[in-house]
């Protein structure tokens, strides 16, 4: 430099253009003489600008950052 692949709460992982789930981790309770375990509930998230679209995490452009081949 070229090619492909990848960015999604703190972590890790899904998700036909149509309600962004799921485990884990953190909080609040319950239960326990106390912890642990267990059970209920909550918190939090599409890399960044831009276009199509009624609708966009998806679909396209450009940009960042990783990782894999090629030279």
């Nucleotide at each position: 430099u070229g090619g492909g692949g990848g960015a999604u709460g703190g972590u890790g992982u899904a998700a036909c253009g149509g309600u962004a789930g799921c485990a884990c981790c953190g909080g609040u309770g319950a239960c326990u003489c106390u912890g642990g375990a267990u059970c209920a509930c909550c918190u939090a998230g599409u890399c960044u600008a831009g276009g199509u679209u009624c609708a966009a995490a998806u679909c396209c452009u450009a940009g960042u950052c990783c990782c894999c081949c090629a030279g």
Transfer RNA from a Candidatus Omnitrophota bacterium, 71 nucleotides, folded computationally. NCBI's taxonomy places the organism under Bacteria, Pseudomonadati, Candidatus Omnitrophota. It matches the Rfam family "tRNA". Rfam classes the family as a transfer RNA. The sequence is in RNAcentral, with records from ENA. The prediction has a mean pLDDT of 81.